[in-house]
RNA sequence: UGCGGGCUGGUGUAAUGGCAACACGCCUGUCUCUGGAACAGGUAUUCGGGGUUCGAGUCCCUGGCCCGCAG
Numbered sequence: 001u002g003c004g005g006g007c008u009g010g011u012g013u014a015a016u017g018g019c020a021a022c023a024c025g026c027c028u029g030u031c032u033c034u035g036g037a038a039c040a041g042g043u044a045u046u047c048g049g050g051g052u053u054c055g056a057g058u059c060c061c062u063g064g065c066c067c068g069c070a071g
Stems, first nucleotide, its partner, number of pairs: 001070007010024004018054001025043006047063005
């Protein structure tokens, strides 16, 4: 440099073009002598920019970063 794949809460992952969800974590509470477990509640998310569309995490263009292959 070319080609292919990937990028979503703190972490791991879902999501036919139609309210972004689940688990773990974290915080608070109940329970307990204390802690843990359990239970209840809460917290936090689409890599940047542009386009298509009534509507984009999803489709298109461009840039960035990561992985692989080729030279």